[in-house]
RNA sequence: AAUAGAGAAAGGCAGACUUAUCGAAAGGUAAGGGCGCAAAGACAUGGGUCUCAGGUCCCUCCAGGAGCCGAUAGCCAGUCUGCAAUG
Repeated sequence: AAUAGAGAAAGGCAGACUUAUCGAAAGGUAAGGGCGCAAAGACAUGGGUCUCAGGUCCCUCCAGGAGCCGAUAGCCAGUCUGCAAUG
């Protein structure tokens, strides 16, 4: 320096759910609350998944369907950064 991560110490984050709020929605934000997490820190580059108001396409029209935009980092991969001790 790199890789891996069994056990400690000090800590960190905070699922579901509730309340308020933003949004058409998925979902986000704040407070409470802890299921869990060694990156559950950050980043939408690739894949997956979710939503579909408006716009687009399909349909003669309506209904309906697809799906751009949007969301998800606590879905996976990737990039960057990070605490402690030991081997």